Predicted 3D model of a 1472-nucleotide RNA (small-subunit ribosomal RNA) from an uncultured rumen bacterium. It matches the Rfam family "Bacterial small subunit ribosomal RNA". Its family is annotated with structural constituent of ribosome and ribosome in the Gene Ontology. The RNAcentral record of the sequence draws on ENA, Greengenes and SILVA.
């Protein structure tokens, strides 16, 4: 930092997706250790159990325990007794300790949670009308009385919880009095206000009271900031302010009475939804965006709602009262409870831990202290949840082991990896020692961290991915199946994309997936976007708020700039040190950043105030142009209707018709009358207007604009949210009007249909008046205003002036430089360069739809979503292809001609059908007399039966053998058996070649895939095209060249030209035919010479001619004329055997059709292997209702038959072509001979007499003397074999057929047509197929409108699989989300009313009552209780509003496989 994805490709717009980082995460697979963090994001759901707030006996009276005493009494024992000793009881005092209760302090902290809260909150900065227990520091006090009360005892109620009565008692509990300022009140005088004691032997100490100051804390107020929705626009009555009063610690409508009518709101009030706020955290380059876990600050809450009490502090998480819901106990009467404290349980959920240890440390509460309490906290446990760190060994080790995988079988790779050898011991296990954390004692963690020793490579690697993005590739399996997928997309038999394996890549005790956030995304754009055509300029104006604003002077200092000060908690972040082995982590220090306030300066700019100016703006004056607007009047042409005249059979209308009108007189013509609407020509990218829009003429009223004028005012301006007005057509209402036109409607046509296009009619409407409506492709698809920035050329209206030129102002057009733009294009009338203000856009669809609101009589308008769906939709331009677009050109393409096909019969191929099999392939042109240049067996691939299994064929291995062959027998044959037979080399051993057998590698396959392929071929098309290099143009795809003007058969050539050249094609070079020369000379030839014959080049001889077959020459628009651009070329002519490529052939560019062929051959993969292979016999490929193609023969007289008799060319021939003579068989001919004789030919010998033609004769228009199918019979030939199933011949038979419907084919000259001849393959078989050969030998082409095909240029395109394209809508089926809906269910909110618990406050009290007062009382004050009143939670009632769920039925929408009907759009899309 970018990448993938729209297209055939390109550029742009634009969305979707990916790569990064992060997390209180979850899930899957895996897991050795440690440190530090972190752990209910869901149900503020419900909670069993334990613990989480107590402490003080130095406040108090008791009680209890222990210890050591003591007094009295009694009793037992001893003693005579005194007395001693022991025990018991009672009492006293002391010490140590425990403790319920009274009392004090704490319990308002600490801990939890985030429900509520959009401001009673929070953040930052300020303010003050306040309070403050404990703490610090001052000052002054702490005197003197009193009355109770719990505990306790007795009695008593209750199941319990908890009480009741009576009696007794203490205090640092309560209280009277005194004292009284520096306190309070007050203007002052003055008045008023306190206390508690405890411990100690004592010093002393801890307290208490009053009042200052301080610190810290808290209360309250202010400013600024703090989510979304306007489909929430008005809200508010204690509401806003004032006065008096009350209340509070304190200000204040905080409360109350009265007075006033305010206050808030478009800078968003009110309402609704959502949400704790912040430091920070995550991300980001930053600005921002998201977020608020842990830690820290603030707030709020504590089962839900309400309320107060106590207190310094609460309206109180582990307090009280009341109400509700829920749970528990109960003796049914009544009670108890509140984990959002720590653990833990259930539940919910994808999901989140131990009912642990300790107060050792830090901190907190109480205490004088010791201490006690502390689930705060410190620790441990659990979890890879995260971050950081350590390890899973190191070195050596090639024979590159075994094995796996791949494989071209050679090898490659896993791989120095392993094994092996030599080491080490972090970790681990065992043992011993053993901390810091604490000061001087106390150590939970913990026998932990750590140290030492021993042992031993021992205990320790996975996960994801490997088509592109994105690092990493092969094999097998699967076969649009199974599956994958973040996006594009993979999978239909050779999947680097599925599954597995091998290998590889990445990260690593983790790795992936899912979810969420930021980033990338400049994809909401402040930094940093846009609006002509991609989404986007409001239809136009006017104008309010607001925003912005010309020149100049002075003042101020709000903005602005600078300095200083304060704040901006800590933690975090940054920099720099230190401590844990390192790191994470912890920690010291520093600075920065952010924002606000205060203050001091400055005054350029903005602002404010006061002056001045004239360039903006406006006024005035003089002129000008105009379809600007409104109203009224007038006019002519046309149309229609009516009347009259005249006139006759049609008129209309169309592609063609018909409906229609017309003999009751139309149309056409003339005259007249009436009506309504619209205003030809002028008329013009000309005028006016803000836009819509405005067009006959005249008049009246009226708005705006422009030019000129050193005239006036003096910034008065620009824009403009809301608002207001105007606003085409169509539509609505009321009333008129109605000629023409014309939705709807009717009829006629067209059509498969035709609810259309065309025609005939025709009503609303169109017109007028008034009122509504308020929209449009209301478009320049371009908001308004201002300034600046090159030119050229038209035009409208002014001004100036040399009077027709040069200027200038305001419009209206075109072209173009710079510049802009994705491109097209725009370009002083900007889409350029800038400024101001407004409007609008953010992927496509759903949808300008639904709901709600507003407006409207309605139609509808305006505002305007979501669910869901989709990877694109789109703009511009490019190359093609296509068009029932255009231009040009070519072709037997049409036309002009000749002859056919389509009808008949036969042949042949195909389809279909049939069959055991009818082998297979080829299917528009480009399959169908095609593969097949020849199926009786063979061929043969098919079918039936019989038969073989290393095989009919190849190579290798082992063993045996002497063969092979011939004959015989069996059999349909393959085959089997028997007999006979007896290889070569070598002295031999043995070797070679062969045969047989065995078993294995393998053979074999016309089995599949031509959509895995090679090769070969067809076709467009012998069409003239297809490309490249360099340069240039374009952001680019691409263009240019190759287009244009001519010309050609041709991209053939010429000219021009940002192109210059080149290649594959064209042409030429090659073969052949036509002319000629030279050479060659036998079997051909015979002019000349000679000889000879009945006759013949027969002979000598000759090579002149012909011919044979080699080699050369010739033709090039070369010459002349015309034309053309002085070109290329074209036309005509001359010469020439041939003339403009001389005729014909071979030759087939880049490519297209996944064209054809795996059955010629080759070949990958797959399949079969006693069979899908091999052999044999027979059958089939030859079937036959039928359909199609291609041919042959005909239908006759331009003919048929008979007879006679001419003229070719090119081929083939040794298992061959066959000749001559004679003979034989057989015959009415051909033919045959394994009869004979004599010959020829490896090629001028034979096949081989060519036929049509010609001559002569017959036939005379008939199903014939045409035609020859079919059938009978007799033969011949080939061949093992002629039945299925060959060919030929003789005789006999003698079918259809009389020139062929729609349609369609070939051919332009030696061509068509017609006539015969030959060859290949072949045993035989084409007299018709194929390939060749010659003979005879025409007609026609005006021309390019049309058909088909092709080429070039251009145009449109929504096509690119390219028109057999694309694509729209209804209907039918399925699924999904959603709107409406009679209703129905639930939540929320406010209003009105009712009821009113607890409680504060107020009032009353003939209730009760220790302290104080008193006149001593039935008193007062105060307190308690009660009653009443105000307020009020829950609750209830009523009518509403709003949100959500659900619903019969219903509406459209979206998506789905190859459904149905049409064909609306894209080309002029066939009606733009």
């Nucleotide at each position: 930092a970018g990448a993938g994805u729209u297209u055939g490709a390109u550029c742009c717009u634009g969305g979707c997706u990916c790569a990064g980082a992060a997390c209180g995460a979850a899930c899957g697979c895996u897991u050795u250790c440690g440190a530090c963090a972190u752990g209910c994001u869901u149900a503020a759901c419900a909670c069993a159990u334990g613990c989480a707030a107590g402490u003080u006996g130095u406040a108090c009276g008791g009680a209890c325990u222990u210890u050591a005493u003591u007094a009295u009494u009694u009793u037992a024992c001893a003693g005579u007794a005194a007395u001693g000793c022991a025990a018991a009881a009672u009492g006293a005092a002391a010490a140590a300790g425990u403790u319920a209760g009274u009392a004090g302090c704490a319990a308002a902290c600490g801990g939890g949670u985030g429900a509520g809260u959009a401001a009673u909150g929070c953040a930052u900065a300020g303010a003050u009308a306040c309070a403050u227990a404990c703490c610090c520091u001052g000052u002054a006090g702490u005197c003197u009385g009193g009355a109770a009360u719990a505990a306790c005892a007795a009695u008593u109620g209750g199941a319990a919880a908890c009480g009741a009565u009576u009696g007794a008692u203490a205090a640092u509990a309560c209280u009277g009095g005194a004292u009284a300022a520096u306190g309070u009140u007050g203007a002052a005088a003055a008045a008023c206000c306190a206390a508690a004691g405890g411990a100690g032997a004592a010093a002393u100490u801890c307290g208490c009271u009053a009042u200052g100051g301080g610190a810290g804390u808290g209360g309250u107020c202010u400013a600024u900031g703090u989510u979304a929705g306007a489909u929430u626009a008005g809200a508010u009555u204690g509401u806003u302010g004032g006065u008096g009063g009350g209340g509070u610690a304190a200000u204040g409508g905080c409360c109350u009475a009265c007075c006033a009518a305010g206050u808030c709101a478009a800078a968003g009030a009110u309402c609704u939804a959502u949400a704790g706020c912040u430091g920070g955290u995550c991300u980001g380059a930053g600005a921002g965006g998201a977020u608020g876990u842990a830690c820290a600050g603030c707030c709020a809450c504590a089962u839900u709602g309400g309320a107060a009490c106590u207190g310094a502090g609460a309206c109180a998480c582990g307090g009280u009262c009341c109400a509700g819901a829920c749970u528990c106990c109960u003796a049914c009467g009544g009670g108890a409870g509140g984990c959002a404290g720590c653990a833990g349980u259930g539940g919910g959920g994808a999901a989140u831990a131990u009912u642990a240890g300790g107060c050792a440390a830090u901190g907190g509460g109480a205490g004088a202290a010791a201490u006690c309490c502390u689930g705060a906290c410190c620790u441990a446990g659990c979890g890879a949840u995260g971050u950081c760190g350590a390890g899973u060994g190191a070195a050596u080790g090639a024979u590159g082991a075994c094995a796996g995988a791949c494989c071209u079988u050679g090898g490659u790779u896993u791989g120095u990896a392993a094994a092996g050898u030599u080491c080490u011991u972090u970790u681990g296990u065992a043992a011993a020692c053993g901390a810091a954390u604490a000061a001087u004692a106390u150590g939970a963690a913990a026998g932990u961290a750590g140290u030492u020793u021993a042992c031993g490579a021992a205990u320790a690697a996975g996960c994801a991915c490997c088509g592109g993005c994105u690092a990493a590739c092969u094999u097998c399996g699967u076969g649009c199946c199974a599956g994958c997928a973040g996006c594009c997309g993979c999978g239909g038999u050779a999947a680097u994309a599925c599954g597995a394996a091998g290998g590889g890549u990445g990260c690593a005790a983790g790795c992936g997936u899912u979810g969420u956030u930021c980033g990338g995304a400049a994809u909401c754009a402040c930094u940093g976007g846009g609006c002509a055509u991609a989404a986007a300029g409001g239809g136009c104006a006017u104008g309010u708020a607001g925003g912005u604003g010309g020149u100049u002077a002075u003042a101020c200092a709000a903005g602005u700039u600078a300095g200083a000060a304060a704040a901006g908690a800590a933690a975090g972040a940054u920099c720099u040190g230190g401590g844990c082995u390192u790191a994470a982590c912890c920690u010291g220090g520093a600075g920065a950043a952010c924002u606000u306030u205060u203050u001091u300066a400055a005054u350029a700019c903005u602002g404010u105030a006061u002056g001045a100016c004239u360039a903006g703006a406006g006024g005035c004056a003089u002129u000008u142009a105009g379809g600007g607007g409104a109203u009224g009047a007038u006019g002519g042409a046309a149309u229609u209707a009516u009347g009259c005249g005249a006139g006759u059979a049609g008129a209309g209308g169309u592609g063609g018709a018909a409906u229609u009108c017309a003999u009751a007189g139309a149309u056409a013509c003339g005259c007249a009358u009436a009506a309504g609407a619209a205003c030809a020509c002028c008329u013009g990218u000309g005028g006016c207007g803000a836009a819509g829009g405005c067009g006959a003429u005249c008049a009246u009223c009226u708005g705006g604009a422009a030019a000129u004028g050193u005239u006036c005012u003096g910034a008065c301006a620009c824009u403009g949210a809301g608002g207001u007005g105007c606003g085409a057509a169509g539509g609505u209402g009321u009333g008129g009007g109605g000629a023409g036109c014309a939705a709807a409607c009717a009829g006629g046509a067209u059509u498969a249909g035709a609810u259309a296009c065309c025609c005939u009619g025709g009503u609303a409407g169109u017109c007028c008046a008034c009122a509504c409506a308020g929209u449009c492709a209301a478009c320049g698809a371009u908001g308004a205003a201002u300034g600046c920035u090159a030119u050229g050329u038209g035009u409208u209206g002014g001004a100036g002036u040399u009077u027709u030129c040069u200027u200038u102002c305001a419009g209206u057009g075109c072209a173009u430089c710079a510049g802009u733009u994705a491109a097209u294009a725009c370009g002083g009338u900007a889409a350029g360069c800038a400024u101001u203000c407004c409007g609008c856009c953010u992927g496509g669809g759903g949808a300008g739809u639904a709901c709600g609101g507003u407006c409207g009589c309605a139609a509808g308008a305006u505002u305007g979503a979501a669910a869901c769906u989709u990877a694109a939709a789109g703009a511009a331009a490019u190359u093609g292809a296509c068009g029932g677009g255009g231009a040009c050109c070519c072709g037997c393409a049409c036309a002009a001609g000749c002859g056919g096909u389509g009808g008949a019969u036969u042949a042949u191929g195909u389809g279909g059908u049939u069959u055991a099999a009818u082998u297979c392939g080829a299917c528009g042109c480009u399959a169908c007399a095609c593969g097949c240049a020849g199926a009786a067996c063979c061929u043969u691939a098919c079918c039936a039966g019989c038969u073989u299994u290393u095989g009919a064929c190849a190579u290798g291995a082992c063993a045996c053998u002497g063969a092979a062959g011939u004959u015989a027998u069996a059999g349909a044959g393959a085959u089997a058996u028997a007999a006979u037979g007896g290889c070569u080399c070598g002295c031999a051993a043995g070797a070679g070649a062969g045969g047989u057998g065995u078993a294995c590698a393998c053979a074999g396959a016309u089995g599949c895939u031509g959509c895995a392929u090679g090769g070969c071929u067809g076709u467009c098309g012998u069409c003239a095209g297809c490309u490249c290099g360099u340069g240039u143009c374009g952001u680019g795809a691409g263009a240019u060249g190759u287009u244009g003007g001519g010309u050609u058969a041709a991209g053939u050539c010429c000219c021009c030209a940002a192109a210059c050249g080149a290649g594959c094609g064209c042409a030429a070079c090659c073969c052949u035919c036509a002319u000629u020369g030279u050479c060659u000379u036998u079997u051909a030839c015979c002019a000349u010479c000679a000889g000879g014959u009945u006759a013949u080049g027969c002979u000598g001889g000759g090579c002149a001619c012909u011919a044979u077959g080699a080699u050369a020459a010739u033709a090039c628009u070369g010459c002349c004329g015309a034309u053309g651009u002085u070109a290329a070329g074209u036309c005509g002519g001359g010469g020439g055997a041939a003339g403009g490529u001389g005729g014909g052939g071979a030759u087939g560019a880049c490519g297209u059709c996944a064209a054809g062929u795996c059955c010629u051959c080759a070949u990958g993969g797959c399949u079969c292997u006693u069979a899908c292979a091999g052999g044999c016999u027979g059958g089939g490929c030859u079937a036959c209702a039928c359909a199609c193609g291609u041919a042959a023969u005909a239908c006759a007289a331009u003919g048929g038959c008979u007879a006679u008799a001419a003229c070719a060319g090119a081929g083939a021939g040794a298992u061959g072509c066959u000749u001559u003579u004679u003979c034989c068989c057989a015959u009415u001919u051909u033919g045959g001979g394994c009869a004979c004789u004599a010959a020829g030919c490896u090629a001028a010998c034979u096949c081989u007499u060519a036929a049509a033609c010609a001559u002569a004769g017959c036939c005379u228009c008939a199903g014939u003397u045409c035609a020859g199918a079919u059938u009978g019979u007799c033969u011949u030939c080939u061949g093992c074999a002629a039945c299925u199933c060959g060919a030929a011949g003789g005789c006999a038979u003698g079918a259809a057929g009389g020139u062929g419907g729609a349609a369609u084919c070939g051919c332009u000259a030696g061509u068509a047509a017609u006539c015969g001849c030959g060859a290949a393959a072949c045993a035989g078989c084409a007299u018709g197929g194929u390939c060749g050969c010659g003979g005879u030998g025409a007609a026609u082409a005006c021309g390019u409108u049309c058909u088909c095909g092709g080429g070039u240029c251009u145009u449109g395109u929504a096509c690119a699989c390219a028109c057999u394209g694309c694509c729209c809508g209804u209907c039918a089926c399925a699924u999904c989300a959603u709107g409406g809906a009679a209703g129905u269910u639930g939540g929320u909110u406010g209003u009105a009313c009712c009821u009113u618990a607890a409680g504060u406050c107020g009032u009353c009290u003939u209730a009760u009552u220790a302290a104080c007062c008193u006149u001593u009382u039935u008193g007062g004050a105060g307190a308690u209780g009660g009653a009443c009143g105000c307020c009020c939670a829950c609750g209830g009632u009523a009518a509403a509003a709003u949100c959500a769920g659900u619903a019969a039925c219903u509406g459209g929408g979206a998506u789905g496989a190859a459904g149905u009907c049409g064909u609306a759009a894209c080309a002029a899309g066939g009606u733009a």